RNA sequence: GCGGAUAUGGCGGAAUUGGCAGACGCGCACGGUUCAGGUCCGUGUGAUAGCGAUAUCGUGUAGGUUCAAAUCCUAUUAUCCGCA
Numbered sequence: 001g002c003g004g005a006u007a008u009g010g011c012g013g014a015a016u017u018g019g020c021a022g023a024c025g026c027g028c029a030c031g032g033u034u035c036a037g038g039u040c041c042g043u044g045u046g047a048u049a050g051c052g053a054u055a056u057c058g059u060g061u062a063g064g065u066u067c068a069a070a071u072c073c074u075a076u077u078a079u080c081c082g083c084a
Stems, first nucleotide, its partner, number of pairs: 001083007010026003019067001027045006046057004060076005
């Protein structure tokens, strides 16, 4: 230099053909159980704003196509693999 794979909440990891982003698990918060702790059970848990209802943003980064994009297109960054 050329080709390919991967990138999604705090962590792992889903999303089948473009149609509710973050299922499920771990962790964390609160509560129950216990003399206490662990185990177990229940509820909640992306970010920002708001008392709240809710609103806006959010799939490595920057653009594009589309009514609608994690998913399609272009460029680019990082890591890994292969070729020369």